[in-house]
Predicted 3D model of a 74-nucleotide RNA (transfer RNA) from a Flavobacteriales bacterium. Lineage of the source: Bacteria > Pseudomonadati > Bacteroidota > Flavobacteriia > Flavobacteriales.

RNA sequence: GCCGAGGUAGCUCAGCUGGCUAGAGCGCAGGAUUCAUACUCCUGAGGUCGAGGGUUCGAGUCCCCCUCUCGGUA
Numbered sequence: 001g002c003c004g005a006g007g008u009a010g011c012u013c014a015g016c017u018g019g020c021u022a023g024a025g026c027g028c029a030g031g032a033u034u035c036a037u038a039c040u041c042c043u044g045a046g047g048u049c050g051a052g053g054g055u056u057c058g059a060g061u062c063c064c065c066c067u068c069u070c071g072g073u074a
Stems, first nucleotide, its partner, number of pairs: 001073007010026004019057001028044005050066001052064003
């Protein structure tokens, strides 16, 4: 250089064929329970969906470009 996979919450990841308000587990905060801690249960906060542009009534999802990570290849 070329080919492929990927970048979504602090971490690991889902999100189907473009359509309801972007979700789960762990973690974090508060509460319940307990003599207390742990476990368990309830509630909550936390996201410019890697950047920019385009198509569309509507984009995490399609198109273009840039960028970063991983793998393959000479």